RNA sequence: GGGACUAUAGUUCAACGGGAGAACACGCGACUGAAGCUCGCGAUGCCUGGGUUCGACUCCCAGUAGUCCCA
Numbered sequence: 001g002g003g004a005c006u007a008u009a010g011u012u013c014a015a016c017g018g019g020a021g022a023a024c025a026c027g028c029g030a031c032u033g034a035a036g037c038u039c040g041c042g043a044u045g046c047c048u049g050g051g052u053u054c055g056a057c058u059c060c061c062a063g064u065a066g067u068c069c070c071a
Stems, first nucleotide, its partner, number of pairs: 001070007010024004018054001026042005047063005
């Protein structure tokens, strides 16, 4: 210098262009003599900037960060 992949909740990951989700963790409540277990409820997020579209986590362009390959 060229190329590929990845970036979504505190963590690990889903999400055929139309409702942003799961598990664990966390908070509150129930239960208990008190905890733990269990049950119920709840908060938190789409890497950044543009573009296409009636509508973008999803498609296109550029950038940033990480991993890998080639030179």
Record summary:
The RNA shown here (transfer RNA) has 71 nucleotides and comes from a Candidatus Pacearchaeota archaeon. It matches the Rfam family "tRNA".